[in-house]
Predicted 3D model of RNase P RNA and transfer RNA as a complex of 511 nucleotides. Rfam match: Bacterial RNase P class A. By type it is a ribozyme.
Parts: sequence; structure tokens; C1' cells
RNA sequence: GGAGGAGAUCGGGUGAUCGCUCAUCGGGGUUUCCCCGGUGGGAGGAAAGUCCGGACUCCGAGGGCGGGGCGCUGGGUAAUUCCCAGGCGGAGCGAUCCGACACCGGCACCACAGAGAACAGACCGCCGAUGGCCGGGGCGACAUGGACCCCAUAUCGGUCGCCUUCGGAUCAGGCAAGGGUGAAACGGCGGGGUAAGAGCCCACCGCGUUUGUGGCGACACAAACGGCACGGUAAGCGUCGCCCGGAGCAAGACCAAAUAGGAGGACGACCGGAGCGGUCGGCGUGUCGACCGGAUUCGGAAAGGCCGGCCCGGCCGAGGUCCUCGGGUAGGUCGCUUGAGGCCCGGAGCGAUCCGGGUCCCAGAGAAAUGAUCACCGCCGUGUGAGAGCUUCUCUCAGGCGGUACAGAAUCCGGCUUAUAGGUCUCCUCCAGCG
RNA sequence: GCCGGGGUAGCUCAGCUGGUAGAGCAGCUGAUUCGUAAUCAGCAGGUCAGGGGUUCGAGUCCCCCCCCCGGCUCCA
Repeated sequence: GGAGGAGAUCGGGUGAUCGCUCAUCGGGGUUUCCCCGGUGGGAGGAAAGUCCGGACUCCGAGGGCGGGGCGCUGGGUAAUUCCCAGGCGGAGCGAUCCGACACCGGCACCACAGAGAACAGACCGCCGAUGGCCGGGGCGACAUGGACCCCAUAUCGGUCGCCUUCGGAUCAGGCAAGGGUGAAACGGCGGGGUAAGAGCCCACCGCGUUUGUGGCGACACAAACGGCACGGUAAGCGUCGCCCGGAGCAAGACCAAAUAGGAGGACGACCGGAGCGGUCGGCGUGUCGACCGGAUUCGGAAAGGCCGGCCCGGCCGAGGUCCUCGGGUAGGUCGCUUGAGGCCCGGAGCGAUCCGGGUCCCAGAGAAAUGAUCACCGCCGUGUGAGAGCUUCUCUCAGGCGGUACAGAAUCCGGCUUAUAGGUCUCCUCCAGCG
Repeated sequence: GCCGGGGUAGCUCAGCUGGUAGAGCAGCUGAUUCGUAAUCAGCAGGUCAGGGGUUCGAGUCCCCCCCCCGGCUCCA
């Protein structure tokens, strides 16, 4: 100098003008409120996504089933699926990074390709030991010539049988080393061995079991033995262990309009029928008749209302009015911001974190304030001009243009994840050059 | 603010326990017809919203993220 890795941190500043919100003080007014003035506070590292964990509130006797989540070990914490330290596996030359990292005993699945895909299989291939076949070789017997006997030839050739330390790879059979398929082929590699092969045997490695040592532990190392028996998938069903009651500040509590329901009471009410209750009377003693009451029901009519002005006509018309009480809505108040709180110092711990002391109060709105304009400065990028160093290249100055992000509290905390222009600081690794 | 559901062809939807993405309508071409419609035959058309992971293999299983839709008070 280049290329990276880890952690921490900032993420605009100043001034002027016009505004917004909360608290408090003072003054004023037409005083459930409003106005003026002063003072003080007023978005973030993610306020976001709502993915985890809590606080808080209401509901729920207790327990279980169901459902959900997590999953190496030890620690931290109010708690966690978060954080720290470590183990193991993987990536990288390295700093370092990544890991849903328990269990395959049971059920299920493993497409296509391939001979065979889960107590597998033989396509090409290797062998053909063993038993056949064909050929060669050897031995023995027979036959061969002529009608037959006798006789002659026995080198080659023929038939049959036997043997073979020979060949073929043809059948049965043996094998799984190699090729080939696949994501995956039932340990790897080397040697011995064999007809060819194979944990068949041996060494090393892997795997499993046991023992020992170290470590709180995950685990690591070593030795002996086994002789391969144990494919993958649980972000498939499931098993094991641990954790979780449900809802969420629109939770919840208090005060409390109008309207419509609820409960109680009072008032009003034309005619007729039915039924109900009460009183009186008759007799055949449980029925009849008369009178009265009451708004249970049916029908009719009136005041009044509707058919957007009037008439006719039609419809509705006790399902009414008033008072009191209770629940509850709108609205208001509380919950609401002092808290697992911030900053500084000291101590314990590798660290997350914890302990002690000091100091500070730092948004609380409620359809939702925290803003807008202008000027100057800062930062970054990119041309132009001038200058300097050491040509490339770098630096300084002047001025021009462009950019200055992601995004905004809504009950509050602790995490995670995601977005983010442009910077700053610390530590570390690799490469190249110079001394 | 706090909770639920869904993104697959131009449109409306399937795709269930992972194994070559389909249907209807619409579109294009041809046949039929004097011509059109209807009908028949055929064809094309897909970032399975996006990214990452598990797996041999993901539309499907898991995580993150984007977009769209719905619900919320009180009493009975």
C1' cells in the first nucleotide's frame, strides 16, 4: 500500500421568522373553559415487523387431556426460542464465520435412471476350481479292403470306451474386485490369499463395545476386544425430556347526556261484544240473573297524524303520556409513564452480567403535537482552474453543480429480525514492497 | 394500536399426506358456414409475490420480508 475480519459509535450544526404540544407560575375574561406573557421539557437506533420473552390488568376452584414451543454442555437473567463461555460438525490459507446440533426402536417415503433402493442385486465383466459339452493328446478294443471264410494293412483317417498335469468360454455353477446408474449401492485403502474373488486373513483408518485418564459437563485422548453387524429423511407421522392457563391498555376501573330497551309507579280512555273479578238476589247449591269494577282481548268510531299545497278518497289511530330507579353508549377522568431507568466512579468475573457509592428526572398526545421557510457552515461525490511533492499518482487552495439516508412514539420494558446516504474509532488476519 | 386469513396462466380457482404444475372462461390457428356466432380439432401462455434454509428433490415443509383482505366497544 492492497484485500479482508470482528467490535463499538455518530447519523447533521448555528441563527432569524412564523407556528404545535405538555407541565408550571403570573395576569385577565363572557370562568365545565378561553386569552396573553414568562420558565422548563418535547422521537429513534431502529420508534418498524409484531417474531419471542416479561411487567401490568381482567377472567378462571384444583388437576388432567388436547394444543403450542424449544432441544450439545455449563453459566447469565424478572424471563426467553435471547446473551456469554466452551464442545462437536462444516466453510475459509488465515483473522474469523455458519449450524432447528436429542432419538431411525415402530409406521411411512426414497420419483427418474439403474441388474439391484433396504435382511438388495447380477447388465457388462472376472473365473470356470467342481460336474457336463466341444476340440486336441494318450492308451485299449473294434472296424476298415473283397460276397463270405482265410489272409493282408496297421502311418493318416473312422467307431466305441477310459485317462488327461491341454485348449475353448458353451451349459450348470462360483464371485462381487472393476465398469456403468443414481442424491444414496450393505466399510475405505494397501498387501496376502484365491480358479476368480470376498474382513477370507493381516497392517492402518473408520465404526461399535469395554476399561482407564483428563474435564463440573458436552467431550477428548489412550489401550484392549469385536470383524462390519448399524443407508437416508423426524423443517414426514411419531418417541423422549423441559417449558407454556386464556385474553389483551380497543386490558381494566370510576363519573355519566340524548335516543332506544329493562324495572316500578301515577295519569288518561267514546260505543258494542267476549272473557275475568267483586257484591247482591233466586233456586234445583253450583249454576242463573242483575249491578259494579277493571284496560285481558275483538270490532267500530272520534281528536289527531300520513299520502311533500287544497279537495275527494285511502291508511294509521291506547303498542299513549309523565315521573323515579338501574344497566349501559357518546363524552370525560384514571390506568399513563420513577423505570428489571440514564450517566459517572470503584470492585468481582475470561465474558454475558452482578454488587456498592454518587448524581439526574429525560415526551405523555389521544385521530394523535415534536413542524415549515430562509441564510451560513459541516460531510460526501463529480467536473474546472492554480500550486506543491516524486513521471505514474497523491496532496493543498479557490469556486461551480449534485446529494445529505432509513424512517416517526401511542401501556411499558428485555431481546431478535429487517431497512439505513455518509462517516469515525479500536483490535486482528493474509498478500506485496522497502528498511 | 392489538389480533386473524390469503397471494398459482389475462380472469376465476384446483393442486390432499414432497417426485415432469392443471381445469373453466378469455386469446391464436385450422375445419364447418355465403358470412358471423355456436360447435369440432389443435396451439401458445407460469419469476407458483420475493429472498434464504431443510431435503437427492419444494407450489407444498420451516424462517425472513413485501402486498392485499377481514375482525375488535357494551348488554342480552

Its mean pLDDT, the model's own confidence on a scale to 100, is 75.